Annotation
Predicted 3D model of a 73-nucleotide RNA (transfer RNA) from Nocardioides sp. dk884. The source organism's lineage runs through Bacteria, Bacillati, Actinomycetota, Nocardioidaceae and Nocardioides. Its Rfam family is "tRNA". Rfam classes the family as a transfer RNA. The same sequence occurs in records of 21 taxa. Its mean pLDDT, the model's own confidence on a scale to 100, is 81.
[in-house]
RNA sequence: GGGCCCCUAGCUCAAUUGGCAGAGCAGGAGACUUUUAAUCUCUUGGUUGUGGGUUCGAGUCCCACGGGGCCUA
Numbered sequence: 001g002g003g004c005c006c007c008u009a010g011c012u013c014a015a016u017u018g019g020c021a022g023a024g025c026a027g028g029a030g031a032c033u034u035u036u037a038a039u040c041u042c043u044u045g046g047u048u049g050u051g052g053g054u055u056c057g058a059g060u061c062c063c064a065c066g067g068g069g070c071c072u073a
Stems, first nucleotide, its partner, number of pairs: 001072007010025004019056001027043005049065005
C1' cells in the first nucleotide's frame, strides 16, 4: 500500500436485518443481619466513536474521517 471486521451505559455485551435503546456486572437507596459479606427489592446512568447523506422514521442502510484488530504484499 491492498482487503476484511469491530466501535452502543463506568465495564462485558444484546437490540430478532429500518419502527419505544436493553441485560448482566458496577454505582446509589432500602430490607435482612450484632457487624461485614451474601441474598432480596427499588433505582441512577446513553448526543449508539465524529461529521454528513437517504428515509415518514437510522444503533441498523450509504459516504468521509478517527480509533482498534486480523489477513496480505